The RNA shown here (c-di-GMP-I-GGC riboswitch aptamer) has 86 nucleotides and comes from a Bradymonadales bacterium. The coordinates come from a structure-prediction model, not an experiment, and the mean pLDDT is 86. NCBI's taxonomy places the organism under Bacteria, delta/epsilon subdivisions, Deltaproteobacteria, Bradymonadales.

RNA sequence: UGAGACAAGGGUAAACCCGUCGCAAGGCGGGGACACAAAGCCUCCGGUCCGUGGAAUUCCAUCCUCGGAUAGCGGGGUUGCCGAUA
Numbered sequence: 001u002g003a004g005a006c007a008a009g010g011g012u013a014a015a016c017c018c019g020u021c022g023c024a025a026g027g028c029g030g031g032g033a034c035a036c037a038a039a040g041c042c043u044c045c046g047g048u049c050c051g052u053g054g055a056a057u058u059c060c061a062u063c064c065u066c067g068g069a070u071a072g073c074g075g076g077g078u079u080g081c082c083g084a085u086a
Stems, first nucleotide, its partner, number of pairs: 004082001011036002016031006034072001040078003044075003047070005053064003
């Protein structure tokens, strides 16, 4: 430096429930643990989700613009504990 131990010390906290904010997706706080070696942080790229305006349309579905969300969907950037093995 990279990789990641039947290691050590730890850490985070899914679903769900309660409260709260939001049109919504979803966020925050408390409880709670499904998982996670970066599930620490950052929306630059793609995906997905929500809203808005439009296109098209008998309806369903689909497409585009703009804004928002998701970092526990990937990619990327950046910082970091450990010391068995290499």